[in-house]
RNA sequence: ACUUGUUUCCGGGGCGGGGUGAAAUUCCCGAUCGGCGGUGAUGCCUCAAUGAGGACGAGCCCGCGAGCCUUUCGCAUGACCGGGUGAGAAUCCCGGGCCGGCAGUAUAGUCUGAAUGAGAGGAAACAGAG
Numbered sequence: 001a002c003u004u005g006u007u008u009c010c011g012g013g014g015c016g017g018g019g020u021g022a023a024a025u026u027c028c029c030g031a032u033c034g035g036c037g038g039u040g041a042u043g044c045c046u047c048a049a050u051g052a053g054g055a056c057g058a059g060c061c062c063g064c065g066a067g068c069c070u071u072u073c074g075c076a077u078g079a080c081c082g083g084g085u086g087a088g089a090a091u092c093c094c095g096g097g098c099c100g101g102c103a104g105u106a107u108a109g110u111c112u113g114a115a116u117g118a119g120a121g122g123a124a125a126c127a128g129a130g
Base pairs, nucleotide, nucleotide: 003128004127005126006125007124008123009122010121017029018028019027031110032109033100034099035064036063037062038061044054045053046052047051059098060097067077069074080096081095082094083093084092102113103112104111
C1' cells in the first nucleotide's frame, strides 16, 4: 500500500427587491440554489522530463441516493443547445436555454412539515489475513 471485519464521526443549498390582490417568499417581473461516486483532452503544479505523476474540475454525460408509486418483491422516476479552441469537447471558454419529490397553504426547487429521520457515500480509529 492492498484487502477483510468492527466501531465512531461526518454527510443539501436557495426568493433580497417590485407588481396584482382581502390573502401569494406559492401567481407576474425579477432574484437565487445545485447531494454522492465515476469520467473529465487543454490549462496549472511537481519531477531531470519527447515523458511520468499530482491538485482542481459536470444540476441537465454514466451511475447512485433521497423523494414519489407499492403489503412485499419490484418497476418507474427531471433537464442542453449554439458558437469558440483543439487531433479530439457530454466535462474547458463565451452565449443563450432548461430542470427540480410529497403534504400544507392563493398555485412553492427556495416557506412550513414528515425530518433531532433516512441516505448515496466520505473520513478516522482498532483488530485480523496475505

This is a predicted structure of a 130-nucleotide RNA (FMN riboswitch aptamer (RFN element)) from a Clostridiaceae bacterium. The coordinates come from a structure-prediction model, not an experiment, and the mean pLDDT is 77. The sequence was found by an Rfam model in a public genome assembly. The model forms 100% of the base pairs in the Rfam consensus. Lineage of the source: Bacteria > Bacillota > Clostridia > Eubacteriales > Clostridiaceae.